[in-house]
RNA sequence: AUAGAGGCGCGGCAAGUAAGAGUACCUUACGGAGAGGCAUCGGAGAAGUAAGGGAAAGGGAUUGCCGCCGAAGGGUCGGUUCCGGCGGGAACCGGCUGCUGGGCCUGAGGUGAAUAAUUUCAGGACUGUCGUUGCAAUGCGGCGUAUGCCGUGCAGCGGAGAGCUAU
Numbered sequence: 001a002u003a004g005a006g007g008c009g010c011g012g013c014a015a016g017u018a019a020g021a022g023u024a025c026c027u028u029a030c031g032g033a034g035a036g037g038c039a040u041c042g043g044a045g046a047a048g049u050a051a052g053g054g055a056a057a058g059g060g061a062u063u064g065c066c067g068c069c070g071a072a073g074g075g076u077c078g079g080u081u082c083c084g085g086c087g088g089g090a091a092c093c094g095g096c097u098g099c100u101g102g103g104c105c106u107g108a109g110g111u112g113a114a115u116a117a118u119u120u121c122a123g124g125a126c127u128g129u130c131g132u133u134g135c136a137a138u139g140c141g142g143c144g145u146a147u148g149c150c151g152u153g154c155a156g157c158g159g160a161g162a163g164c165u166a167u
Stems, first nucleotide, its partner, number of pairs: 001167004007069001009068007017060001025053006034041002037086002072100002074097010101127002104124008129159007139152005
């Protein structure tokens, strides 16, 4: 460099769907001076109550398809767009970063409307891989009536994807 393997493996897109929410908002009636973090809005009718109508975004799970195996995620810096004018927040894009082998479970914290999901940290068992030590190789495991056939393992410790296998 090329090819390849981990498995409840990773990411993207689409579809319908639960939630968001009977919320925001709109209309009508009552009401009668507040509402808002600020800016502002308000007797040309604030808060609130009732009735009628009634969303969306971000976030999920499922199914299908596509691309993949640093897949990708996290952190940080910058930019763009949006919520809505600011504070504030979100999404996307780009740069940097050996922070993370992989998923799963539990707890705490963050994000979140959330009992969803996700992320960080801690703990747990599991799993692929390599190294190493020990055992076995007349062994061990499976099937079989069989002296046969098939497979190559088991335990401990350690490492990290800058890894591992093949060329």